[in-house]
This is a predicted structure of a 66-nucleotide RNA (Fluoride riboswitch aptamer (crcB RNA motif)) from an uncultured Bryobacteraceae bacterium.
RNA sequence: GAGAUCGGUGGCGGUGGAGUCCGCCCUGAAUCGCCGUUUCCCACGGCCGAUGACUCCUACCCGAUG
Numbered sequence: 001g002a003g004a005u006c007g008g009u010g011g012c013g014g015u016g017g018a019g020u021c022c023g024c025c026c027u028g029a030a031u032c033g034c035c036g037u038u039u040c041c042c043a044c045g046g047c048c049g050a051u052g053a054c055u056c057c058u059a060c061c062c063g064a065u066g
Base pairs, nucleotide, nucleotide: 010025011024012023013022016057017056018055019054020053021052033047034046035045036044037043
């Protein structure tokens, strides 16, 4: 100096917050949604969703009641 492993800490998992669990990354990282058109990219059109999963809160949308 480089690499591997373990532990701690930190970060990330397509739109906000919190808890629990799971996964990923070690900073040139994880991650930055999908489909169609297009050689690719760009661009254009369309679709689902505030979760990685579960629960709650908030925002948004629809319906009903007072």
Source information: Its mean pLDDT, the model's own confidence on a scale to 100, is 77. Of the family's consensus pairs, 100% are formed in the model.